[in-house]
RNA sequence: GGGCCCAUAGCUCAGCGGUUAGAGCGACUCCCUCAUAAGGAGCAGGUCGCAGGUUCAAAUCCUGCUGGGCCUACCC
Numbered sequence: 001g002g003g004c005c006c007a008u009a010g011c012u013c014a015g016c017g018g019u020u021a022g023a024g025c026g027a028c029u030c031c032c033u034c035a036u037a038a039g040g041a042g043c044a045g046g047u048c049g050c051a052g053g054u055u056c057a058a059a060u061c062c063u064g065c066u067g068g069g070c071c072u073a074c075c076c
Base pairs, nucleotide, nucleotide: 001072002071003070004069005068006067007066010025011024012023013022018056028042029041030040031039049065050064051063052062053061
């Protein structure tokens, strides 16, 4: 230099172009207990990496950029 993959909640990850963006774990509140753990109930937390484009409509499709990972060529 060339190619491929990934980026969504604090973490691990789901999510056909459409109808309110989700799960598990974790955090918080309450119940339970003398207390803690376990258990039970509830609640909060996201402008889907950034910027454009296509579309009536984009987390999803296209382009560029940023960051991470992998493969590979050349030079030395």

Notes: A computed fold for a 76-nucleotide RNA from a Chloroflexota bacterium, annotated as transfer RNA. The source organism's lineage runs through Bacteria, Bacillati and Chloroflexota. Rfam family: tRNA. Gene Ontology term of the family: triplet codon-amino acid adaptor activity. The prediction has a mean pLDDT of 81. RNAcentral records the identical sequence in 2 taxa.